[in-house]
RNA sequence: GCUCCCGUAGCUCAGGGGACAGAGCGUUGCCCUCCGGAGGCAAAAGCGCAGGUUCGAAUCCUGCCGGGAGCG
Numbered sequence: 001g002c003u004c005c006c007g008u009a010g011c012u013c014a015g016g017g018g019a020c021a022g023a024g025c026g027u028u029g030c031c032c033u034c035c036g037g038a039g040g041c042a043a044a045a046g047c048g049c050a051g052g053u054u055c056g057a058a059u060c061c062u063g064c065c066g067g068g069a070g071c072g
Stems, first nucleotide, its partner, number of pairs: 001071007010025004018055001027043005048064005
């Protein structure tokens, strides 16, 4: 330098045009309890950035940024 893949919650991952974007673990609060890191209930927290297509974009297209793999 070229090609391909990935980027969604603190972490690991679903979701591949229309539902308030979800799960597990973690965190916080409350309850329970002799105490608790165990159990119960609840809450907070997110689509890498910028354009484009579309009535509608996390999802499709382009560029950029970051990570990974292969080739030279």